[in-house]
């Protein structure tokens, strides 16, 4: 230097192919109940510029461009 594939909530993911209500799900958080207290279990409950700029369209987490980070392959140098 080339290509591929990842970026979504504190973490792990899914949703993307085939654009459509308010963007989810599992763990973690929080609040109350039971419990002496911890675990657990039952109710509710909060939390997101969907890596970033831009374009396409009535509409974009999805489609396209660039870029930015990480993995992984190949070339190149020695």
């Nucleotide at each position: 230097c080339g290509g591929u594939c990842a970026u979504u909530a504190g973490c792990g993911c899914a949703g993307c192919c085939u654009g459509g209500c308010u963007a989810g799900c599992g763990c973690a958080c929080c609040u109350g109940u039971u419990u002496u207290g911890g675990g657990a279990a039952c109710a509710g409950g909060g939390g997101g510029u969907c890596g970033u700029a831009g374009g396409u369209u009535c509409g974009a987490a999805u489609c396209c461009u660039g870029c930015a980070u990480g993995a992984c392959c190949g070339a190149c140098c020695a």
This is a predicted structure of a 78-nucleotide RNA (transfer RNA) from a Candidatus Cloacimonadota bacterium. It was read from a public genome assembly. The prediction has a mean pLDDT of 81. Its Rfam family is "tRNA". Rfam classes the family as a transfer RNA. Gene Ontology term of the family: triplet codon-amino acid adaptor activity.